[in-house]
A computed fold for a 91-nucleotide RNA from Methylosinus sp. Ce-a6, annotated as Glycine riboswitch aptamer. NCBI's taxonomy places the organism under Bacteria, Pseudomonadati, Alphaproteobacteria, Methylocystaceae, Methylosinus.

RNA sequence: ACGAUCUUGGCGGGAGAGACCGGCGUUCUACGCCGGAGCCGAAGGCGAAACCGCCCCGGAAACGCUCAGGCAAAAGGACCGCAAAGAAUAG
Numbered sequence: 001a002c003g004a005u006c007u008u009g010g011c012g013g014g015a016g017a018g019a020c021c022g023g024c025g026u027u028c029u030a031c032g033c034c035g036g037a038g039c040c041g042a043a044g045g046c047g048a049a050a051c052c053g054c055c056c057c058g059g060a061a062a063c064g065c066u067c068a069g070g071c072a073a074a075a076g077g078a079c080c081g082c083a084a085a086g087a088a089u090a091g
Base pairs, nucleotide, nucleotide: 002091005087006086007085008084010082011081012080013079020036021035022034023033024032025031038071039070040069044067045065046064047063051059052058
């Protein structure tokens, strides 16, 4: 110096499910709050298969739950790609 890989911000892509019903704030919409019965999984959270780990403990999926979040558009969005900066095992 290169380096699997990781982190950060930038750019591009990125699914599902009700513009639900009633009341109030205001006359309507949007929005917010309260109540009702539905639905979705891909922020986050919890559980947990296989596997790692001698055992306990622990790690841990795009699986499970649906607490949180969401159910027109916008926004958000796991994850993927591109270039940049930083870190970095073996070699």
Notes: Model confidence (mean pLDDT): 76 of 100. Rfam family: Glycine riboswitch aptamer. Rfam describes the family as follows. This family represents the bacterial glycine riboswitch.